Record summary:
Model confidence (mean pLDDT): 82 of 100. A computed fold for a 478-nucleotide part of an RNA from an uncultured bacterium, annotated as small-subunit ribosomal RNA, 3' major domain. RNAcentral holds the full RNA, with entries from ENA, Greengenes and SILVA.

Context: one part of a larger RNA
RNA sequence: UCACGGGGGCCCGCACAAGCGGUGGAGUAUGUGGUUUAAUUCGAUGCAACGCGAAGAACCUCACGUCGCCUUGACAUGUCGAGAAUCCCUGAGAGAUGGGGGAGUGUCUUCGAGACCUCAAACACAGGUGCUGCAUGGCUGUUCUCAUCUCGUGUCGUGAGAUGUUGUUUUAAGUCCCGCAACGAGCACACCCCUUGUCUUUAGUUCACAGCACGUAAUGGUGGGAACUAUAAGGAGACCGCCGGUGACAAACCGGAGGAAGGUGGGGAUGACGUCAAGUCAUCAUGGCCCUUACGCCCAGGGCUACACACGUACUACAAUGGGAAGGACAGAGGGCUGCAAACCCGCGAGGGCGACCCAAUCCCAGAAACCUUCUCUCAGUCCGGAUUGGAGUCUGCAACUCGACUCCAUGAAGUCGGAAUCUCUAGUAAUCGCAGAUCAGCAUUGCUGCGGUGAAUGUUUUCCCGGGCCUUGUACA
Numbered sequence: 001u002c003a004c005g006g007g008g009g010c011c012c013g014c015a016c017a018a019g020c021g022g023u024g025g026a027g028u029a030u031g032u033g034g035u036u037u038a039a040u041u042c043g044a045u046g047c048a049a050c051g052c053g054a055a056g057a058a059c060c061u062c063a064c065g066u067c068g069c070c071u072u073g074a075c076a077u078g079u080c081g082a083g084a085a086u087c088c089c090u091g092a093g094a095g096a097u098g099g100g101g102g103a104g105u106g107u108c109u110u111c112g113a114g115a116c117c118u119c120a121a122a123c124a125c126a127g128g129u130g131c132u133g134c135a136u137g138g139c140u141g142u143u144c145u146c147a148u149c150u151c152g153u154g155u156c157g158u159g160a161g162a163u164g165u166u167g168u169u170u171u172a173a174g175u176c177c178c179g180c181a182a183c184g185a186g187c188a189c190a191c192c193c194c195u196u197g198u199c200u201u202u203a204g205u206u207c208a209c210a211g212c213a214c215g216u217a218a219u220g221g222u223g224g225g226a227a228c229u230a231u232a233a234g235g236a237g238a239c240c241g242c243c244g245g246u247g248a249c250a251a252a253c254c255g256g257a258g259g260a261a262g263g264u265g266g267g268g269a270u271g272a273c274g275u276c277a278a279g280u281c282a283u284c285a286u287g288g289c290c291c292u293u294a295c296g297c298c299c300a301g302g303g304c305u306a307c308a309c310a311c312g313u314a315c316u317a318c319a320a321u322g323g324g325a326a327g328g329a330c331a332g333a334g335g336g337c338u339g340c341a342a343a344c345c346c347g348c349g350a351g352g353g354c355g356a357c358c359c360a361a362u363c364c365c366a367g368a369a370a371c372c373u374u375c376u377c378u379c380a381g382u383c384c385g386g387a388u389u390g391g392a393g394u395c396u397g398c399a400a401c402u403c404g405a406c407u408c409c410a411u412g413a414a415g416u417c418g419g420a421a422u423c424u425c426u427a428g429u430a431a432u433c434g435c436a437g438a439u440c441a442g443c444a445u446u447g448c449u450g451c452g453g454u455g456a457a458u459g460u461u462u463u464c465c466c467g468g469g470c471c472u473u474g475u476a477c478a
């Protein structure tokens, strides 16, 4: 100096406490372990693996297993030879593939040939989702958005090193102030950036419409005007700036005024030095090793979807703050030409037919749902709950058997609030309600990422549990 302590002190965090809602019990979805299997491809494994890579496994994907093929190869460059390329028909086969027949003679030219493409041959080579993340780059997680991590010069010490960075106070912060053998500086912090909350200037279409007209069964429908809303460019605004108190006359803290907003206003992006030989050779790149008629390539059908079981994460419930029926109301943010699809017609419905407008502030997806009003059910395994199963269908797609989603009729399982234990959350948050998007032919989506609607309770404490920061002390090792 570092490490450790069931040593001490100070401080912080949904860490506890105070509350709200869950998980753990049920059914299902999904991931994992295990088992099974010809194969159930591979990786991820405390926090920091387990709705993770996968923002979409029927074929493809695909790396796995079985069967059938190919060997300069599906792909690249080079040499040589032949032929334009290309297209059509046929029959064998599961297909990959191989057999037979026909059409076709292009472009440029210095007429030798060349370019493009195809076939054949030999060899250099290609190829590998094969191994090593403990050989690596890059990227990422985590500690941690924690407040730290260091340097130059000086000084002290034989030296390792110390000092600065410690102390008082303060802060979200090594944030700032004062003191001090230190004086300065760098990374991180903060600021700058995006978004949201208020006002204002400019603008007037595809948006909006007060006042003035016109018109309709009705509607910004029309003239018109540019007030309002919204849109999108610019500007203002918040700085402990002002007042009072506390404080060391400091930094700052507490209260107040004004204000749309008050003390980093809310949210995001932003992640220091390092740690875990953390993760990834299967995104990609790459050293070394290994395979080379196979560990490479093509194909069919199978598997990744198995199922005594165990765990994680979710969804739906167990009902009356509810279920059912009818009527009525209000969003935001997205997507749309291989597209979104209105209106109309058909069907109980999934959907089908026809297909307007829209490359979208114009048209479409698009009915928001919880909510409100009225009626019904009256505490039941029920008009709760919807699993499972039978039948009949729709759509996508070469193709829904293994193995898709959805609809209708019938069926109507467990479940009456969940043991020990355990998780999230401090405000437009939790809880609850729906909407959209990526991937995508379709879909396992109850996932993920966003969007808005309704909208709480509790705490202002540090005794204890967990984690972290600073100072100090004890001990052992180097």
Base pairs, nucleotide, nucleotide: 001478003475004474005473007472008471009470010469011468012467013466015462019425021423022422023421026316027315028314029313030312031311032310033309034307035306042053043052064302066300068298070296073125077124078123079121081119082118083117086103087102088101089100090099092097107114127291128290130289131288132287136285137284138280139279140278141276143274149186150185151184152183153182154163155162156161167178193268194267195266196265198236199235200234201233202232203231209224212223213222214221239262242256243255244254245253246252318418322377323376324375325374326373327372328371334365335364336363339358344353345352346351384415389410390409391408392407393406394405395404431454432453433452434451435450436449437448